[in-house]
Molecule: TPP riboswitch aptamer (THI element)
Organism: Thalassospiraceae bacterium
RNA sequence: CGUUGUUCCGAGGGGCGGCCACUUAGGUGGCCUGAGAAGCACCCUUCGAACCUGAUCCGGGUGAUGCCGGCGUAGGGACGGGAACGGGCAAAUGC
Numbered sequence: 001c002g003u004u005g006u007u008c009c010g011a012g013g014g015g016c017g018g019c020c021a022c023u024u025a026g027g028u029g030g031c032c033u034g035a036g037a038a039g040c041a042c043c044c045u046u047c048g049a050a051c052c053u054g055a056u057c058c059g060g061g062u063g064a065u066g067c068c069g070g071c072g073u074a075g076g077g078a079c080g081g082g083a084a085c086g087g088g089c090a091a092a093u094g095c
Base pairs, nucleotide, nucleotide: 006083007082008081009080010079011045012044013043014042016039017032018031019030020029021028022027051076052075053074057070058069059068060067088095089094
């Protein structure tokens, strides 16, 4: 500064790569990006770029990698219930 937001419960969806050293070959430690690289974690749930497909794709960059951008107004993709604050309606319980 912004917030159709915040938060709780239950349920569900999802990804986990590249490189180096050591190794008893099972792993262990470290480095890079990231919210997360196996965590009682993290992210996302239709107001859906969480994630998947296209893709053994295209451009750039890196020691290397979805590392960055494009593709992307593409095609798919997982929901219900409470609470506080605020607003509206209603004579009121309420919605």